[in-house]
RNA sequence: CGGGGACCGCCGCCUAAUCGCCGCUCCCGGCGAGCCGGGGAACCACAUUUCCUCGGGGUGAAUCCGCGCCCGCGGUAGGGAUUUCCUUCGUCCCGAACCCGUCAGCUAACUCGGUCGGCGGCCGACGGAAGGAAUA
Numbered sequence: 001c002g003g004g005g006a007c008c009g010c011c012g013c014c015u016a017a018u019c020g021c022c023g024c025u026c027c028c029g030g031c032g033a034g035c036c037g038g039g040g041a042a043c044c045a046c047a048u049u050u051c052c053u054c055g056g057g058g059u060g061a062a063u064c065c066g067c068g069c070c071c072g073c074g075g076u077a078g079g080g081a082u083u084u085c086c087u088u089c090g091u092c093c094c095g096a097a098c099c100c101g102u103c104a105g106c107u108a109a110c111u112c113g114g115u116c117g118g119c120g121g122c123c124g125a126c127g128g129a130a131g132g133a134a135u136a
Base pairs, nucleotide, nucleotide: 009122010121011120012119013118014117018033019032020031021030022029023028034115035114036113037112038111039110044105055103056100057099058098059097064075065074066073067072078094079093080092081091082090084133085132086131087130088129089128
């Protein structure tokens, strides 16, 4: 000097997954707010549902098609990012995984839960462009 890694802090992104309070005082437990999800009438919908070899349903953007001949390739419904915010264009990505357990349409009252996890940046000059908004 260059590259890589770790800790703290800050900034930002995906996601509902954030904030506050109390206790215990590594860990952790509880309460509340906010956000999120499930069950659950009438009306409506369905009576085409289940079993007989085959269930059905839920969270989520993550469904479907073809090829390959083996979990790989190409697409796709759909979803995300692009640095104050919105929209469009352009560009870059994702297009998984899990759960319930024979059972669930919608659904007011009511009721039951979740609030994880995973990444990027940090002295670079405002982070691609256009229009608008906001702010100074």

Predicted 3D model of a 136-nucleotide RNA (c-di-AMP riboswitch aptamer (ydaO/yuaA leader)) from Actinoplanes sp. DH11. The model forms 96% of the base pairs in the Rfam consensus. NCBI's taxonomy places the organism under Bacteria, Actinomycetota, Micromonosporales, Micromonosporaceae, Actinoplanes.